This is a predicted structure of a 376-nucleotide part of an RNA (small-subunit ribosomal RNA, central domain) from an uncultured candidate division WS6 bacterium. RNAcentral holds the full RNA, with entries from ENA and Greengenes.
Context: one part of a larger RNA
RNA sequence: UUGGGCGUAAAGAGAGUGUAGGGGGUUUGGUUGAUCUUUAUUUAAAGACUCUGGCUUAACUGGAGGAAAGAUGAGGAUAUCGCCAAACUAGAAGUAAAAAGGGGAGAUCGGAACGUGUGGUGUAGCAGUGAAAUGUGUUGAUAUCACACGGAACGCCGGGGACGAAGGUGGAUCUCUGGUUUCUACUUGACCCUGAGACUCGAAAGCUAGGGUAGCAAAACGGAUUAGAUACCCGUGUAGUCCUAGCCGUAAACGAUCCCUGCUAGAUGUCUGUUGUCGCUGCAUUUUUCCUUCGGGAAAAGUUGUAGCUCGAUGGGUGUCGCAGUUAACGCGUUAAGCAGGGCGCCUGGGGAGUACGAGCGCAAGCUUAAAACUC
Numbered sequence: 001u002u003g004g005g006c007g008u009a010a011a012g013a014g015a016g017u018g019u020a021g022g023g024g025g026u027u028u029g030g031u032u033g034a035u036c037u038u039u040a041u042u043u044a045a046a047g048a049c050u051c052u053g054g055c056u057u058a059a060c061u062g063g064a065g066g067a068a069a070g071a072u073g074a075g076g077a078u079a080u081c082g083c084c085a086a087a088c089u090a091g092a093a094g095u096a097a098a099a100a101g102g103g104g105a106g107a108u109c110g111g112a113a114c115g116u117g118u119g120g121u122g123u124a125g126c127a128g129u130g131a132a133a134u135g136u137g138u139u140g141a142u143a144u145c146a147c148a149c150g151g152a153a154c155g156c157c158g159g160g161g162a163c164g165a166a167g168g169u170g171g172a173u174c175u176c177u178g179g180u181u182u183c184u185a186c187u188u189g190a191c192c193c194u195g196a197g198a199c200u201c202g203a204a205a206g207c208u209a210g211g212g213u214a215g216c217a218a219a220a221c222g223g224a225u226u227a228g229a230u231a232c233c234c235g236u237g238u239a240g241u242c243c244u245a246g247c248c249g250u251a252a253a254c255g256a257u258c259c260c261u262g263c264u265a266g267a268u269g270u271c272u273g274u275u276g277u278c279g280c281u282g283c284a285u286u287u288u289u290c291c292u293u294c295g296g297g298a299a300a301a302g303u304u305g306u307a308g309c310u311c312g313a314u315g316g317g318u319g320u321c322g323c324a325g326u327u328a329a330c331g332c333g334u335u336a337a338g339c340a341g342g343g344c345g346c347c348u349g350g351g352g353a354g355u356a357c358g359a360g361c362g363c364a365a366g367c368u369u370a371a372a373a374c375u376c
Stems, first nucleotide, its partner, number of pairs: 003348004007330002012344001014201004021194003025088007033081002035077009049065006091191001092188005097182003103177007110154001114150008125136002162169002206247006215241002220236004258343006266321011279309006286301006325332002349376003358369004
């Protein structure tokens, strides 16, 4: 336990889909359940409250009165909520037309680098560090050239740039596939918002089985450093990192900021649509002239189309600054932490403790849920 809060003080669940529940646009009619109102009955007396009396006062107590609130019946009101019926288009969804994108899955291919092997050239060092040593090399290393094989990751482009619900996503091509935005017209006609449980997804590490293993590298071993050195530095090096199938379900899973809707000055970048404009440029197209090796080439003019640039307008993202406002301050500030509404989650002094016990899940590691004594 009313309440006040949740960027940083305790507090937004890692994210989504969605059940119950809660909330819900405009208009008309009906109903009168909610709601409001009138009245009747009732809710014993005592008590409480108001007035007044009795004990010297008070406590205590007698008398009178008035309620408030609830229940039931009857009558009335109909703005609002609900229900029923009909309609609407501003919410939502769809169709048609465009657009951008490392969104997801699978397959195939590519080059650089690296490692190893074989062969050639070549000779005494190489590697490593603060300095060294361990290590490696005359059984020919390092260096360099050629060929072959192998696994992993994709330089430049590449940016506070893009996409995704989040986790996350970056070589190229193909196939399958999800979402988003814009313009205009049309269609449906509230079909919407949130969402306890539930279900699904969820980095890295870890686990199970089978593969794979170039580089890197927990553990481990050795060399140094040091008083010591279970480290930092160096040399090796196994799990792992990779693939397939299945678990795990957690992160400073962060914007430390839940989702949806409306409203409230601007300025300036950037990504992506639509659209306008004065002008410029490129390309295509048309006509004419000239040259020609007869393929074509050059110049000029003009129409239309298209692409880009300049300057705007208007949508959707993503940044920075900033008025009002807000905030304990820092800061936030149309991408709000401003002003409001709807829904969910969560907090309530520190430690004990995200622990014990119980329960659920898991192969395990452990995860989720979650106290108390005691103490300050």